A computed fold for a 74-nucleotide RNA from a Candidatus Methanophagales archaeon, annotated as transfer RNA. Model confidence (mean pLDDT): 83 of 100. RNAcentral holds the sequence, with entries from ENA. The same sequence occurs in records of 2 taxa. Rfam family: tRNA. Rfam classes the family as a transfer RNA.
RNA sequence: GGGGUCGUGGCCUAGUCAGGAAGGGCAGCGGGCUCCAGACUCGCCGAUCGUGCGUUCAAAUCGCACCGACCCCA
Numbered sequence: 001g002g003g004g005u006c007g008u009g010g011c012c013u014a015g016u017c018a019g020g021a022a023g024g025g026c027a028g029c030g031g032g033c034u035c036c037a038g039a040c041u042c043g044c045c046g047a048u049c050g051u052g053c054g055u056u057c058a059a060a061u062c063g064c065a066c067c068g069a070c071c072c073c074a
Base pairs, nucleotide, nucleotide: 001073002072003071004070005069006068007067010026011025012024013023020057028044029043030042031041032040050066051065052064053063054062
């Protein structure tokens, strides 16, 4: 220098192919249970989806550029 894969709450992850507005688990907070705690159980909170621009009525999803991680070629 060239190419590929990936980036989604505090952490892990689904959804992307085929656009219709983000789901699950852990953690956290509150209640029940317990003498207390744990376990169990019920409820709640939290992500403008790496950044910017574009396409579109509508973008996590499509296009372009850039940033970062890993891998391959030179």